Model confidence (mean pLDDT): 77 of 100. c-di-AMP riboswitch aptamer (ydaO/yuaA leader) from Streptacidiphilus carbonis, 159 nucleotides, folded computationally.
[in-house]
RNA sequence: GAGCGGAAACCGAGACUUCAGGAUUGGGCAGGAGCGGGGGACCCAGGUAAGUCGCCGCAGUUCGCAAGGCUGCGGCUAGGGGUGAAGGCGCGUCAGCGCCCGGGCUACCUCACGGCCCGAACCCGACAGCUCACCUCGCAGGCGUCGGAGAGGGUACCU
Numbered sequence: 001g002a003g004c005g006g007a008a009a010c011c012g013a014g015a016c017u018u019c020a021g022g023a024u025u026g027g028g029c030a031g032g033a034g035c036g037g038g039g040g041a042c043c044c045a046g047g048u049a050a051g052u053c054g055c056c057g058c059a060g061u062u063c064g065c066a067a068g069g070c071u072g073c074g075g076c077u078a079g080g081g082g083u084g085a086a087g088g089c090g091c092g093u094c095a096g097c098g099c100c101c102g103g104g105c106u107a108c109c110u111c112a113c114g115g116c117c118c119g120a121a122c123c124c125g126a127c128a129g130c131u132c133a134c135c136u137c138g139c140a141g142g143c144g145u146c147g148g149a150g151a152g153g154g155u156a157c158c159u
Base pairs, nucleotide, nucleotide: 001145003143004142010032011031016027017026034139035138036137037136038135039134044129054076055075056074057073058072059071060070061069063068079127080124081123082122083121087100088099089098090097091096101119102118103117104116105115106114
């Protein structure tokens, strides 16, 4: 410099910053912008009468004979839910393997064939269906290739 997947493009004033000083350029920020996610009515869906239902700790209670119940606060992750392609079934000595299915890359673009890979991780915190208005959050991190510059290491041989 041109690319890959991903929502994670783009624009960006004043002041600030890179400088001994000045100018310019660049950088970051506020903001704009578009993109993506979550919550959230009627209707619909679900459920079928009984209202809710997990664990621990603290406090309160003019509920209770007591066990306990109720309310509030704090904590936890099995239940449940969310982002994401990251799921299902079977076997297993439980490391993993097989099949199905899902996702990505691949010689101008698209498709196909063939080839090469991935199927993780994290979050919410007992709680959330869809959902207009409305509210709110994110815009990261990672990777390969071409070219240039610099620094260092190792091996072989000879003296």
Lineage of the source: Bacteria > Bacillati > Actinomycetota > Actinomycetes > Streptacidiphilus.